This is a predicted structure of a 90-nucleotide RNA (SAM-I/IV (S-adenosyl methionine) riboswitch aptamer) from a soil metagenome.
Its Rfam family is "SAM-I/IV (S-adenosyl methionine) riboswitch aptamer". For this family Rfam cites "The aptamer core of SAM-IV riboswitches mimics the ligand-binding site of SAM-I riboswitches" (Weinberg et al., RNA, 2008). Its Rfam clan is "SAM clan". Rfam 15.1 lists 567 matches to the family in 508 species. Gene Ontology terms of the family: S-adenosylmethionine metabolic process and regulation of gene expression.

[in-house]
RNA sequence: GCAUCGAGAGGAGGGCCGACGCCCUCGCCAACCUGCCUGCCCGGCAAGGUGGUUCCGGAAACGGGAUGCGGCCAAUCGGCAACGAAUGGG
Numbered sequence: 001g002c003a004u005c006g007a008g009a010g011g012a013g014g015g016c017c018g019a020c021g022c023c024c025u026c027g028c029c030a031a032c033c034u035g036c037c038u039g040c041c042c043g044g045c046a047a048g049g050u051g052g053u054u055c056c057g058g059a060a061a062c063g064g065g066a067u068g069c070g071g072c073c074a075a076u077c078g079g080c081a082a083c084g085a086a087u088g089g090g
Base pairs, nucleotide, nucleotide: 001069002068003067004066005065010026012025013024014023015022016021027053028052029051032049033048034047035045036044037043040090041089042088055064056063057062071080072079073078
């Protein structure tokens, strides 16, 4: 700087803290990035990287806040992993 905060989804386990709250694991949700179907678009998948699982204030305008705009190795070039899922339409 751009986009989104409509919907959706845990009386789970553990740790820290005086408290608010934060972190980890597992589950679930979403589909922002990478990837796959697939050359492109729509659509789909949910493997890899994130995120979420009550956003706040306000009558509103709006303000605040939050998240994303792949990861790892190397750092000059470059290299590596990414599902048993989807496998449709144009």